Predicted 3D model of a 411-nucleotide RNA (Bacterial RNase P class A) from a Xanthobacteraceae bacterium. Its mean pLDDT, the model's own confidence on a scale to 100, is 76. The organism belongs to Xanthobacteraceae, within Bacteria. The model forms 94% of the base pairs in the Rfam consensus.
């Protein structure tokens, strides 16, 4: 200097005038709007959209809902090891695999010997001694000469051997090399791979070093499945309060509705009818289903279907948080702890805008070797909170800073 890769940051600034919104202080309000609850003014000071506010894909905080525990099944999620975290499907560090010259980057990373399915087409053969298209080798015949025989494997035919070479394919029943063979083949050997196994290192995933064995039961699970672990629901349109209004509604079907005590009525009495949730028992319902245990509510109740009525107003929730920033300590890191400091939007048809001037960045034109100068344009990327937070994913004109790797050149 060039290229690659990883990380961080900005993504306009200043001033004047007018306007919007929130908080606080003061002043003004007997006024206006409204059925009510409630709302509305002026002045001053201070604050006022994001790195993604987006997607709504995960996880929570918070709010509400009688459900809680154990076992089993269904459904959903995750999937190597260790750690971080409030938690996660996130993040950090490792292991293994793939990729890159490297730095780095990627992995939906448990199980194929529990079972089922699939491997199209092409190809000779794609489920365990599978497979022969082109081929390689041996023997015999054919050709030429010929008494015997010799010669030639150029081509063809038949029989036998082979699966090493080539081809097909995503993938060919181990790979490379040497030996051996008529030609070949783990046929034998060396190394690699694979299976069994011993020792060592590591918390572990795994790795290293050996021994024995010629040894292949292919691939595929973001195919069904098996295994391990995890899992209530709904959501700020949650919820609370105030005001106003209404019908605590109706129909059909199914299930259940015991006894004691007490009360009322009747009876000469036995007893009969009704009420009542006090006691015992039973029954129904309770956020997937079933069983067991416990709990809550109800017993003119529960389940299912259908019809019908009221509420569209106001206030709150609403911004102090698993918060930001700085420093120190621990840790490879994610992150944790301590000290200090700051107070950093809260709208509700939805606020942060308009205008003027200057400067910066960028673009265009002209001058200039260049630095630079002049004129004009521009307010420029992706894009706007709506309860809050931790992530992931997607979008982004232009620009700045730094680390690492490779190449080249100079000292």
């Nucleotide at each position: 200097u060039c290229a690659g890769u990883c990380g961080g940051c900005c993504g306009g600034a200043c001033g004047g005038c007018c306007g919007c919104u929130c908080a606080c202080a003061c002043c003004a309000g007997u006024g206006c709007c409204g059925a009510a609850a409630g709302g509305c003014g002026g002045u001053g000071u201070g604050g006022g959209a994001g790195g993604a506010a987006a997607g709504u894909c995960c996880g929570g905080g918070c709010u509400c809902c009688a459900c809680g525990g154990a076992c089993a099944u269904a459904c959903g999620g995750u999937g190597c090891c260790g750690g971080a975290u409030a938690a996660c499907g996130u993040c950090c560090g490792g292991c293994g695999g793939g990729u890159u010259c490297a730095c780095g980057c990627c992995c939906a990373g448990g199980g194929a010997a529990a079972g089922u399915g699939c491997c199209a087409c092409a190809g000779a053969g794609a489920c365990u001694u599978a497979g022969a298209c082109c081929g390689c080798c041996g023997c015999g015949g054919u050709g030429c000469g010929u008494u015997g025989c010799g010669u030639a494997u150029u081509g063809c035919c038949g029989c036998g051997g082979c699966a090493a070479g080539g081809g097909u394919g995503a993938a060919a029943c181990g790979g490379u090399g040497c030996g051996g063979u008529a030609a070949g083949a783990g046929c034998g050997c060396a190394c690699c791979g694979c299976g069994c196994u011993g020792c060592c290192g590591g918390c572990g995933a795994c790795g290293g070093c050996g021994g024995c064995g010629g040894c292949a039961u292919g691939g595929u699970a973001a195919a069904c499945c098996c295994c391990a672990c995890c899992g209530g629901g709904a959501g700020c349109a949650a919820g609370a309060c105030c005001g106003a209004a209404u019908a605590g509604g109706g129909a059909c079907g199914g299930c259940g509705c015991g006894a004691g005590a007490c009360c009322c009525g009747c009876u000469c009495g036995c007893g009969c009818g009704g009420g009542c949730a006090c006691u015992c028992g039973g029954g129904a319902u309770c956020g997937a289903u079933g069983u067991c245990c416990g709990g809550a509510u109800c017993c003119g109740g529960c389940c299912g279907u259908c019809c019908g009525g009221g509420u569209a107003g106001g206030u709150u929730g609403c911004u102090u948080g698993a918060g930001g920033c700085g420093c120190c300590g621990g840790g490879c890191a994610a992150c944790c702890g301590g000290c200090g400091u700051c107070g950093c939007a809260g709208a509700u048809g939805a606020a942060u805008g308009g205008u003027c001037g200057u400067c910066a960045c960028g673009c265009g034109c002209g001058g200039g070797c260049a630095a630079c100068c002049g004129c004009g344009c521009c307010a420029u990327a992706c894009a706007g909170a709506a309860c809050c937070c931790g992530g992931c994913u997607u979008a982004c004109a232009g620009g700045c800073c730094g680390g690492c790797u490779g190449a080249u050149g100079c000292c």